[in-house]
RNA sequence: ACUUAUGAGAGUUUGAUCCUGGCUCAGGAUGAACGCUGGCGGCAUGUCUAAGGCAUGCAAGUCGAACGCUUCCGAGAACCUUCGGGUUCUCAUUGAAGAGUGGCAGACGGGUGAGUAACACAUUGGUAACCUGCCUCGAAGUUUGGAAUAACUUUUCGAAAGAAAAGCUAAUACCGAAUGUGAUCUUGCAUCUUUUGUUGCAAGAGGAAAGGAUUUAUCCGCUUUGAGAGGGGCUUAUGGCCUAUCAGCUUGUUGGUAGUGUAAAAGACUACCAAGGCUACGACGGGUAGCAGGCGUGAGAGCGCGACCUGCCUCAAUGGGACUGAGACACUGCCCAUACUCCUACGGGAGGCUGCAGUCAAGAAUCUUCCACAAUGGACGAAAGUCUGAUGGAGCAAUGCCGCGUGAGGGAUGACGGAUCUAGGUCUGUAAACCUCUUUUCCCAGAGAAGAAGCUUCGGCUGACGGUAUCUGGGGAAUAAGAAGUUGCUAACUACGUGCCAGCAGCAGCGGUAACACGUAGACUUCAAGCGUUAUCCGGAUUUAUUGGGCGUAAAGCGUCCGCAGGUGGUUGAUUAAGUCGAUUGUUAAAUCUCAGAGCUCAACUCUGAAACCGCAAUCGAUACUGAUCGACUUGAGGACGGGAGAGGCAAGCGGAACUGCAGGUGUAGGGGUAAAAUCCGUUUAUAUCUGUAAGAACACCAAAGGCGAAGGCAGCUUGCUGGAACGUUCCUGACACUCAUGGACGACAGCGUGGGGAGCGAAGAGGAUUAGAUACCCUCGUAGUCCACGCCGUAAACGAUGUGUGCUGGGUAUUGGAAGUAUCGACCCUUCCAGUGCCGCCGAAAAAAGCUAACGCGUUAAGCACACCGCCUGGGGAGUACGGCCGCAAGGCUAAAACUCAAAGGAAUAGACGGGGACCCGCACAAGCGGUGGAACAUGUGGGUUAAUUCGACGAUAAGCGGAGAACCUUACCAAGGUUUGACAUCUAGCUGCAAAUCUCGGGAAACCGAGACUCUUUCGAAGGUGCUAGACAGGUGCUGCAUGGUUGCCGUCAGCUCGUGCCGUGAGGUGUACCCUUAAGUGGGGUAACGAGCGCAACCCCUAUGUUAUGUUGCAAUUUCAUAACAGACUGCCCGGGUCAACCGGGAGGAAGGUGGGGAUGACGUCAAAUCAGCAUGGCCCUUACACCUUGGGCUCCACACGUGUUACAAUGGCCGGUACAAUGGGUUGCCAAGUCGCAAGACGGAGCUAAUCCCACCAAAGCCGGUCUCAGUUCGGAUUGAGGGCUGCAACUCGCCCUCAUGAAGCCGGAAUCGCUAGUAAACGCAGGUCAGCCACACUGCGUUGAAUACGUUCUCGGGUCUUGUACUCACCGCCCGUCAAGCGAGGGAAGUUGGUAGUACCUGAAGGAACGCUUUGGCGUUCCCAAGGUAAGAUCAGUGACCAGCGCUAAGUCGUAACAAGGCAUCCCUAGCGGAAGCUGGGGAUGGAUCACCUCCUUU
Repeated sequence: ACUUAUGAGAGUUUGAUCCUGGCUCAGGAUGAACGCUGGCGGCAUGUCUAAGGCAUGCAAGUCGAACGCUUCCGAGAACCUUCGGGUUCUCAUUGAAGAGUGGCAGACGGGUGAGUAACACAUUGGUAACCUGCCUCGAAGUUUGGAAUAACUUUUCGAAAGAAAAGCUAAUACCGAAUGUGAUCUUGCAUCUUUUGUUGCAAGAGGAAAGGAUUUAUCCGCUUUGAGAGGGGCUUAUGGCCUAUCAGCUUGUUGGUAGUGUAAAAGACUACCAAGGCUACGACGGGUAGCAGGCGUGAGAGCGCGACCUGCCUCAAUGGGACUGAGACACUGCCCAUACUCCUACGGGAGGCUGCAGUCAAGAAUCUUCCACAAUGGACGAAAGUCUGAUGGAGCAAUGCCGCGUGAGGGAUGACGGAUCUAGGUCUGUAAACCUCUUUUCCCAGAGAAGAAGCUUCGGCUGACGGUAUCUGGGGAAUAAGAAGUUGCUAACUACGUGCCAGCAGCAGCGGUAACACGUAGACUUCAAGCGUUAUCCGGAUUUAUUGGGCGUAAAGCGUCCGCAGGUGGUUGAUUAAGUCGAUUGUUAAAUCUCAGAGCUCAACUCUGAAACCGCAAUCGAUACUGAUCGACUUGAGGACGGGAGAGGCAAGCGGAACUGCAGGUGUAGGGGUAAAAUCCGUUUAUAUCUGUAAGAACACCAAAGGCGAAGGCAGCUUGCUGGAACGUUCCUGACACUCAUGGACGACAGCGUGGGGAGCGAAGAGGAUUAGAUACCCUCGUAGUCCACGCCGUAAACGAUGUGUGCUGGGUAUUGGAAGUAUCGACCCUUCCAGUGCCGCCGAAAAAAGCUAACGCGUUAAGCACACCGCCUGGGGAGUACGGCCGCAAGGCUAAAACUCAAAGGAAUAGACGGGGACCCGCACAAGCGGUGGAACAUGUGGGUUAAUUCGACGAUAAGCGGAGAACCUUACCAAGGUUUGACAUCUAGCUGCAAAUCUCGGGAAACCGAGACUCUUUCGAAGGUGCUAGACAGGUGCUGCAUGGUUGCCGUCAGCUCGUGCCGUGAGGUGUACCCUUAAGUGGGGUAACGAGCGCAACCCCUAUGUUAUGUUGCAAUUUCAUAACAGACUGCCCGGGUCAACCGGGAGGAAGGUGGGGAUGACGUCAAAUCAGCAUGGCCCUUACACCUUGGGCUCCACACGUGUUACAAUGGCCGGUACAAUGGGUUGCCAAGUCGCAAGACGGAGCUAAUCCCACCAAAGCCGGUCUCAGUUCGGAUUGAGGGCUGCAACUCGCCCUCAUGAAGCCGGAAUCGCUAGUAAACGCAGGUCAGCCACACUGCGUUGAAUACGUUCUCGGGUCUUGUACUCACCGCCCGUCAAGCGAGGGAAGUUGGUAGUACCUGAAGGAACGCUUUGGCGUUCCCAAGGUAAGAUCAGUGACCAGCGCUAAGUCGUAACAAGGCAUCCCUAGCGGAAGCUGGGGAUGGAUCACCUCCUUU
């Protein structure tokens, strides 16, 4: 350089957004376990826990060709014989067995991971510091003797295990003598090298052996020795865990000399000498752990793991020890100690499954007491062979990986069943049935391996697996499908049940009567002999960031500086070659991984080859960069010189103003203090004022955005001492630099100690207020303290919330210090440079950036672009807390966790809402007025109470004379009693009857209803129509849910707002438009503008009314009029003046009936209040169905201690009463209005004309008014409640419960507390009239109509409501918000604690088995002593755990208590450090921060 391979995200904080940040999910994996299910085969894997205990069997023996003996078989001989046989001897004879001597093996193979943080392991070297049986190759030998001993025999002891004594015997057992090439040792010389080494020569010393077999020539052995292979010992470097809340460790320790010891180096050990050795690159200590090849995951870098297989190490009940041997300090050898188990005659003995099976225990959990040595391998043997739980196989387990199957094709009337439904259908579904095929698998029968190489008497013999794999034939779709999920993430939805219950849940979350989220069913989705869950690991997580993160405000810059180690380092030359780069060689075990191929039918699996193993070492080379060494340089750094600036520091002295005290003078009743007061001071003379004096503390103006300092901090003036910086000019040194863990110094205020001082202020404390309380805010006093000296403390919002240093990257402007230039007599001004300190920096009236940032913002004083070094962060809470350590007199500081708990905590910005924030504006909002309510009586509605029932709804504004425009029955929904059940009402079906119905009569009854009787259809003659009965579908419900709904309505509000399209700005939510100025009743209009337009609202269009004209004219009209009807005109800021931007518009005027929307009405934007209404209507769902339906009678809705709302009538003289008299409008009327006339005091009655209405009637319509009279201030000639009597009317019916009339009665009440309502002009107030509902009426209500007819508005400070802009916010269910702490209750974890229990490691002393070493004695054995030492004991401590009455804090838990601390100026701005105090949040003092709102002022910037 090329090529190839290679990286996915989502949910969750918010009303929404961006960011930070955690939590969670989708993937892969496992020696797994659990749940449901389960057909077959192949290949693997299978106690991860108790290195806990083990019954039973097996797992290491073999050799007679090393040796003796015994027994048996066999042969022969002799003897005896009862002829059956027996005894003895010998085998140059064959074979077998037994114990023993001897040799080899037993140190391998197999198991485990307790211990071990170490040369244990891995990699790389060394061994000139070493060993090596069996095996291979080579050299030289194998001569000659001897003494024993087991076995065996006899005797003895013992329960046994076993032991002792005497006697006999062999060897390849043991011991001498001889020889000796090599080898070993000593000495000398030479050589190559360098620790004691290699090679050669010469001399000397001391040392060997074993035989066996036979086919007699060999074989197997033996001895000495050289080399090799393989194996091992020791050692070097490098590498790989956590913890510093383990910081100092070490006495054989570090080294030397001389020895001992070993196969071998060495303090490995001993004696002596020296005082060293290790450690921040982490010693020492503690915890955990076998190591590696590799395995899992990942794009990789990494992270996690160390099952199976392989290599190494380690252990063998626990601990110690040696013996034998080539090799062990020895898994199935020995000795001792300890624990445990077993046997016992109690004296004593035996044992070690962490070998294969198996058993108990433990545990969520892990297999057969199998077959065979046929193969591979091992031990012994000359060999045959023997042994081999190594190994080869089988068995069990879906534990894993891989493969196969559970059928294939056709088959629509889209069957039945199931589910759902809009009732039509749709889905299940070609799925099934049915037809035609196939036979993997399964069953039966037959055939039937390879794996065999070898051994042999040459004939032959040998397969555990296994009659298995495989093949052939036959049978028959026959034997074979489940699990999880279906709200989002995440593929897949409906119904029913349940009703914050039961339950689900990985996270967000679901469930409170329409649950795609719970349970069931159906359907569907995904995997499939498996599917899910749990646990653990990696990934996603760039969430520890080397690759690849951050620190102004989200977590995060040490309070500041100095500075050792460390890290980094200017220009240039030479040398070197450590880093770096290249090449070669060796090694990096095999297996695994990758690639290519091959073998099992494929695959898993296995085999072959290649590549790779990114590492280490050695050799050679390159020299740009870094390093090292030696030089040189001046720009970094430092120094010298000069004149200036400064609250820099320390010390001393001096000064004036003010406060306070004291003394005196003048003077008199108050002063002081507050929102208002009081405590307090004052007639013993205060406050005030004047003079004098004393004392302490602080330094007005100057003063500033200013100056100095590392920071904290520093301010009257003068003097002395002293530190640092800037500028200017040349000169000097020559990289001397930057940063800095540990360390050192300084470090506000508060606080502490000792001694002074003490004016003012002032924690604590006392008192007064405020308050529900007030441990506070306010006030009066006041102690520590504040001040000084000396010594501690060491913390702050110690802040620019911004570490230090260096370099680079546009400017403008102001200011401080210095310098230069120009100019000037000299200056100022001006221009430029250096060093500091501020501001601006998109558009806009105005200014230049770029870049960065989540945004805010930063922007040469960087938060831009880079480098160097240090510090710090990794979700919130617990907690800057506990424990430990260090510091401090104390207060406390520094360092610094965990359990547990939550799914968030947080930053910036956006839209709202809110503020006891601000600005502007409006409204009968206040103010100015008029009249009311609240007090009385009554009416009416509501609450409450009562009741059989007092039906129901409406509850601040926006319920309460509301639904009710009219409850005696009805209404009526409520209660009691009686009755009906396809029903009072609708539609339909079937059956029956053939008029049984209706109607009438009678009986019962309160009626409804029941019973009886009478009467009796139409017809086209078809049960067609009508009607009835029975049965069934169904009717019916004022039953529930207004929080499932439609429709309608109220309020904000007739307020001026609410939005959209396109464009533009912003990462985005969103903004702009719609902000601003002027104006309006108005988002009305104008100006202007990154906006341009548009929509719903405003206004206008519509109706009524005010004026006129014209036309028409019945029922209207004396009259051209009034009136009615219809059409038109008129008003538009059109005209004038002034203001204003020559605008919109505003003020005034003219004209006009009316003037600036003329007055009134209808008309109600987007939305808000889950506002009201299921009882007006409609309607989903639920509920009742001889009743929650329907009918009837009576009762109730009208009750009454009381409370509230709305009204009426009054309290009187602006009046009451009497008499006279005048003037309306709107309306209504045939089941009706009702005239005239007559009767009655009256209500009313009789009467009946007229009128379906501009005609007639209510109604000659009115009343207040006006005229006249009377009453004369009183509970009245006011007021009329209440009650008695008598009447009238409506109606089936006035008892509960109607209205009216007459007479009589004559209550409260003398103008209404706190508080509160309406109204701005034809309005308020006053006066009457009409209408609806309605038989009548509880109407004083409501809806309209006219008559008479005011007062006041300075104005927007305040109250209420609303609009716009802005600001703060921890609110968004939106202030009726959020939220803090104590106390009380339950639960949880951790800490402390008198103690107590246990573990671990060590120290000192005592004792000390076996064994070893040394010494002594001794008869070849052996005995004794000393030292070392396992276990044990005693003592004082260390450390880690368990437990502990009680104690303090912490966390969690729908509706507990007390307060209200914080968020808005949170109602006293908040917060930080500190001190005191207080039930609690907290309060107060001192210093500090802005992460404080608002207003004013100053300054700055920009423009003119």
The prediction has a mean pLDDT of 83.
Predicted 3D model of a 1504-nucleotide RNA (small-subunit ribosomal RNA) from a Candidatus Falkowiibacteriota bacterium.
Taxonomically the source falls in Candidatus Falkowiibacteriota (Bacteria, Bacteria candidate phyla).
The RNAcentral record of the sequence draws on ENA.
Rfam family: Bacterial small subunit ribosomal RNA.